[in-house]
Small-subunit ribosomal RNA from a metagenome, 1505 nucleotides, folded computationally.
RNA sequence: AGAGUUUGAUUCUGGCUCAGAACGAACGCUGGCGGCGUGGAUAAGACAUGCAAGUCGAACGGAGUGUAGUAGCAAUACUGCAUUCAGUGGCGGACGGGUGCGUAACACGUGAACAAUCUGCCCGGAAGAGGGGGAUAGCCCAGGGAAACUUGGAUUAAUACCCCGUGUGGUACAGGUGGGCAUCCAUCUGACACCAAAGGUGCUGCAAGGUGCCGCUUCCGGAUGAGUUCGCGCCCUAUCAGCUUGUUGGCGGGGUAACGGCCCACCAAGGCAAUGACGGGUAGCUGGUCUGAGAGGAUGACCAGCCACACUGGAACUGAGACACGGUCCAGACACCUACGGGUGGCAGCAGUCGAGAAUCAUUCACAAUGGGCGAAAGCCUGAUGGUGUGACGCUGCGUGGAGGAUGAAGGUCUUCGGAUUGUAAACUCCUGUCAAGUGAGAGUAAAGCCGGGUGUUAACUGCGUGCCGGUUUGAGAGUAUCACUAGAGGAAGAGACGGCUAACUCUGUGCCAGCAGCCGCGGUAAUACAGAGGUCUCAAGCGUUGUUCGGAAUCACUGGGCGUAAAGGGUGCGUAGGCCGCACGGUAAGUCAGAGGUGAAAUCCCGGAGCUCAACUUCGGAAUUGCCUCCGAUACUGCCGUGCUUGAGGACUGGAGAGGAGAUUGGAAUUCACAGUGGAGCAGUGAAAUGCGUAGAUAUUGUGAGGAACACUAGUGGCGAAGGCGAAUCUCUGGACAGUUCCUGACGCUGAGGCACGAAGGCCAGGGGAGCAAACGGGAUUAGAUACCCCGGUAGUCCUGGCAGUAAACGGUGCACGCUUGGUGUGGCAGGAUUCGACCCCUGCCGUGCCUGAGCUAACGCGUUAAGCGUGCCGCCUGGGAAGUACGGUCGCAAGAUUAAAACUCAAAGAAAUUGACGGGGACCCGCACAAGCGGUGGAGUAUGUGGCUUAAUUCGAUCCACGCGAAGAACCUUACCUGGGCUUGACAUGCAUUUUGUCAGCAGUGAAAGCUGCUUAGUGUAGCAAUACACGGGAUGCACAGGUGUUGCAUGGCUGUCGUCAGCUCGUGUCGUGAGAUGUUGGGUUAAGUCCCGCAACGAGCGCAACCCCCGUGUUCUGUUGCCAGCGCGUAAUGGCGGGAACUCUGAACAGACUGCCUAGUUUAACUGGGAGGAAGGUGGGGAUGACGUCAAGUCAGUAUGGCCCUUACGCCCAGGGCUGCACACGUACUACAAUGCCCGGUACAAUGUGAACCGAAACCGCGAGGUGGAGGAAAUCCUUAAAACCGGGCCCAGUUCGGAUUGGAGGCUGCAACUCGCCUCCAUGAAGCCGGAAUCGCUAGUAAUGCCGCAUCAGCUACGGCGGCGUGAAUACGUUCCCGGGUCUUGUACACACCGCCCGUCACAUCAUGGAAGCCGGUCGCGCUCGAAGUAUCCGCGCUAACAGCAAUGAAGCAGGGUCCUAAAGCAUGACUGGUGACUGGGAUGAAGUCGGAACAAGGUA
Repeated sequence: AGAGUUUGAUUCUGGCUCAGAACGAACGCUGGCGGCGUGGAUAAGACAUGCAAGUCGAACGGAGUGUAGUAGCAAUACUGCAUUCAGUGGCGGACGGGUGCGUAACACGUGAACAAUCUGCCCGGAAGAGGGGGAUAGCCCAGGGAAACUUGGAUUAAUACCCCGUGUGGUACAGGUGGGCAUCCAUCUGACACCAAAGGUGCUGCAAGGUGCCGCUUCCGGAUGAGUUCGCGCCCUAUCAGCUUGUUGGCGGGGUAACGGCCCACCAAGGCAAUGACGGGUAGCUGGUCUGAGAGGAUGACCAGCCACACUGGAACUGAGACACGGUCCAGACACCUACGGGUGGCAGCAGUCGAGAAUCAUUCACAAUGGGCGAAAGCCUGAUGGUGUGACGCUGCGUGGAGGAUGAAGGUCUUCGGAUUGUAAACUCCUGUCAAGUGAGAGUAAAGCCGGGUGUUAACUGCGUGCCGGUUUGAGAGUAUCACUAGAGGAAGAGACGGCUAACUCUGUGCCAGCAGCCGCGGUAAUACAGAGGUCUCAAGCGUUGUUCGGAAUCACUGGGCGUAAAGGGUGCGUAGGCCGCACGGUAAGUCAGAGGUGAAAUCCCGGAGCUCAACUUCGGAAUUGCCUCCGAUACUGCCGUGCUUGAGGACUGGAGAGGAGAUUGGAAUUCACAGUGGAGCAGUGAAAUGCGUAGAUAUUGUGAGGAACACUAGUGGCGAAGGCGAAUCUCUGGACAGUUCCUGACGCUGAGGCACGAAGGCCAGGGGAGCAAACGGGAUUAGAUACCCCGGUAGUCCUGGCAGUAAACGGUGCACGCUUGGUGUGGCAGGAUUCGACCCCUGCCGUGCCUGAGCUAACGCGUUAAGCGUGCCGCCUGGGAAGUACGGUCGCAAGAUUAAAACUCAAAGAAAUUGACGGGGACCCGCACAAGCGGUGGAGUAUGUGGCUUAAUUCGAUCCACGCGAAGAACCUUACCUGGGCUUGACAUGCAUUUUGUCAGCAGUGAAAGCUGCUUAGUGUAGCAAUACACGGGAUGCACAGGUGUUGCAUGGCUGUCGUCAGCUCGUGUCGUGAGAUGUUGGGUUAAGUCCCGCAACGAGCGCAACCCCCGUGUUCUGUUGCCAGCGCGUAAUGGCGGGAACUCUGAACAGACUGCCUAGUUUAACUGGGAGGAAGGUGGGGAUGACGUCAAGUCAGUAUGGCCCUUACGCCCAGGGCUGCACACGUACUACAAUGCCCGGUACAAUGUGAACCGAAACCGCGAGGUGGAGGAAAUCCUUAAAACCGGGCCCAGUUCGGAUUGGAGGCUGCAACUCGCCUCCAUGAAGCCGGAAUCGCUAGUAAUGCCGCAUCAGCUACGGCGGCGUGAAUACGUUCCCGGGUCUUGUACACACCGCCCGUCACAUCAUGGAAGCCGGUCGCGCUCGAAGUAUCCGCGCUAACAGCAAUGAAGCAGGGUCCUAAAGCAUGACUGGUGACUGGGAUGAAGUCGGAACAAGGUA
């Protein structure tokens, strides 16, 4: 510090996700030791048991026990000492400990204030403590009760209680002085009034007394603690906007420690709120903690400060302090005891139990230390605290060994089978000894206290102080830490990950299954992504997962974001609050700045030290604590006050421009209608039609009239207006802007939350109006349908008046205002200058309105003085997509609806701009037998052949524009892969091993359809050796490795092929441009068959393609001369180059020449090139072939071969027989033959080339009508086979189902073959079908081409060939042209496509799941109002019952008590309302879901933009 994810790729916007740190955590796997921390976060749920607050006999009386003494014989009595117990009394139970329910509050934090306060114990100071009195608990006696407890009587003490005295002093009052802060504060003086007390215990003394200590009383001060008040800070919600009656204030009282509506009576009507009152939700607050660079954000465990609470609710008492966790009273719920009458209880103290929960420990030890309570003290109490235990919950330290060690062991894994890796790892050798284990020694934490002595203080010590000296006593943890010794590598390693992010890779299994997954995404037979294994990586006594927080996220943006198109400018103006505000001077000092002071608790964090062996941890010092307050200064800026100024703003005057607004009036053109005339058959409408109108006279035309609406041309990116919007003319009223003058005011300004006004079209209400147009509606078309587009009609509406509504793509998708910043060029309105007679043109300035461009900005597109540039002020708005501008609630509206405005749930995207392609029922240009122009076909018939379908035991398989006379250049058997049946199992075929047999082999028989099976017979290799035998090489048998597979996957592959397409394209290097994908080059202007060439150009070059080089044909030359040729010479024949010979010609087949726009001419522009011409056999690539760029179609082929994986192995292999591939209602493709006279038939007759031939071609001759047969010359071939047919000549036929056509069928034959039944071909005789030129549609061909005629060859025994591949003969027509169809190329345009239009994608319906709204209701929770009842209790009133202290001789009084009343009031009840939650038949929409239905709305002009 970033990364992944939207796309084919790119830039941006934007969300989601990850890497980090942290935790009071939990869960999974694993787990050696120690130190320090830390542990009920949920049910403030309920709690068994034990403990957590007592202490004092030096305040008091008594009871008991022990002991000693005295008297006594003893019982007993008295006295003393020690100790225990309850009670009276004192102090403490208000601290300490727990929890976080409540609380949005002066609760907390911070800083102030109390002149409005209190404060036990403690400290300092002043003064005092005199005299009396009456009770009471306990104890005893007598009762009640199960118990808890309680009643009466008698008796008793005090530091308990009461009265009197004294009054330093205090309170209250008056006066003076000083001070202050309004009320006042401090101090002094004064007379009167009121107000105190308690003793205990040491020493001493005979005693009186004296003297200490601890107490007691009054007062002043301090300290500590508490109370109260105020400024500031302190969560979410406006879908909570108004709240409030003790409410706000006053006067007077009451009450309190104290101010105060805190309470009461009266008076006034206030108080709070957009700077968020009131209401709702949530929450203890802080120091701090976590995170972060910081600013911030989140949080408030442990520790510390404050607050609140103590089963729930209420209340007071006591007290210095409480409205009291382990106190009291009442009510309620719950639980327990009970004799049923009545009682008791409160773990949110420490342990512990149950419950709920993902989840949180011991019913431990000790008061030794620290601290607290009581006490004079010893001491007692202390679940505070100190320790131990428990949990890897966290932080931290240590260990699980170290060194050497290659045969690179074994095993595992992988493997290309060679090896590699695990891996110095192990074994093995030599060491070490931490921790754990054992043995032994063994702490510190201890200071105090007590006793004795010394010493200080003092007049003195007995008191007090002082650890100075001696003695004595105290350790829970603990026989622990630590130390020493012993033995021995011995007891101690796992978890997660390994596709990218992200460090780390292979094998096997699985086969969209099982599963993984934080995001992107993996898995459908070769998974580095699942599962296992090996290996590797990262951490390590831990490692992962989950949850949460911050970070990354500049993704709420103060630091530090945006709003033309990504989310986002309010429809527009006026204007309130608010925010901001020109120049100068003076004052002030609130903001601001500087200094000083106070505070900012400690702990924490940071820095520097110190102590535990280190660290964690602990501790000391510093710094920090960014804050608040006070004081003193500064005065630039802001604020405030005052005085001025004129440039902002406004006013005045002059002037013209304008569809600015409102009202009234007027006008012409046109449409429609009415009437009348003329006229006579159509009009209207469309792609084409029809509905419609018209002989009852339409349309057309002429005239007259009626009525409504709109205002042609002018008209212009012209004008005006805030926007919506405004268009005939005139008049009236009226708003604004602009220019000029520089006269006036003197900052009067800008913006503007709420508010108010205006606000297109459509809509609504009421009343008019209604020509044209026209939702709805009707009809006609179109269509599969057509509730549309088109046509004929047509009502609301459109128009006017009055009102409502308040929205638009209300758009410049750009808020308003002001300032600054290069230019060019139009246009509207003005002014000035120059010029002119006057103007125009021209120059300058202002205001408006456009275009182009610079800097700058922008993701890009683009904007660019009319900013989207640079700045300022103010307002509005945005924060992923969907759900949704929806629901609920509120407000407005007559309604329609508007406005404000969510969530659950769901997705990993949604989106912007630009790029390259592809596509378009977009455009431009160009090409092609693409169309057109022609010729001949197909589609109709019959037949052949292939395919689909059907059938079948099987009709083997593949191939669908690019399959269909295709693989197949030959299915009767074979082929053959298919089916049925019969058989074989190391196999039909290859290699190797083992055992055995045999010696090379073959024959025969049986059975059988054959294959096969069974049986019989027999000979017998080479070398060595006498032989047995061994070895070698073969055969057989058995067994094992293996063979074999036309089984599967062409979507695992190689190779080959098709197609686009013989189309002209496809790319690269360097440079340049662009943030980038990319562009440029390759585009443009010409030209070409061509990215062919030329010119131009930020490009310059290059490669693969094009062309050429290669082959054939066309001309010539040279060479060659048989088997070919024959001009000349010669021979010969019936005839023939037959023969001699020739080498001229044709020809054969080799080399070369030739053609290059080379020459002339015209065209544009010098070019490329094109048109014409000459020469030439050939002329502009001469004709043809071979040749197929980058790529596309997961195109085709595993069945041609090869080949990975998978599958079968007495079968999916192999052999055999028969059948099938030929099956036939039908459909399609490709062909052949025809339909005839340009023909058919008969006869005659002429001219080829390519090729083939030995299991072959086969002559002559003979036989047969013929197929063919016999025959066999010649031929391994320019020699033989070997005759072309159409054409041409002659004759016949005479337009008909024929002398056309030949299917089909019958008969007879021929050939091949083991065999022609299924299922061959050919011949002859007979038969003589359909068919008379073919619907929609469709194919080929541009010249030696189409058409037409014949010939040859491959396969092959034969043949289905009418197919395929070649050859030669005869030999046309037409092309104006590129509008249209198809295909292609280039440029351009649009795009929501990129699997690329066979694309994408929308909505209803149906099904499933999920969340949510409405809903008759039903069930809760919280809060409010009214009323009823009303416990305990304070206050108050009564108090005829009762009463010791005081007064009084007494009566009685004072003072009280019980009891009762009143006010208030918890709980409860009745009634009602608000808010909120759950549930609910049915219902609404929404979301999601591989293959449902219907259509086809959007994206291209998306086919109606």

Description:
It matches the Rfam family "Bacterial small subunit ribosomal RNA". The RNAcentral record of the sequence draws on SILVA.